[in-house]
């Protein structure tokens, strides 16, 4: 340099073009307990960036960035 694959809460992860984006874990609050842990309930927090297509994009297309693999 070229090709392929990938990027979603702090972490892991789900999601036929219909989104009010799933669940777990972490954190915080409450309940329970003499206290702690466990358990139960709740809250917080996310689609890598820029364009395009579409009534509608996490999803499809183009470019970029970063990571992985392969070729040279």
């Nucleotide at each position: 340099g070229c090709g392929c694959c990938g990027a979603u809460a702090g972490u892991c992860u789900a999601a036929u073009g219909g989104c009010u984006a799933u669940g777990a874990u972490a954190u915080c609050g409450g309940c329970c307990u003499u206290c702690c842990a466990a358990g139960c309930c709740g809250a917080c927090g996310g689609u890598c960036c820029g364009g395009g297509u579409u009534c509608g994009a996490a999803u499809c297309c183009c470019g970029g960035u970063c990571g992985g693999c392969g070729c040279a």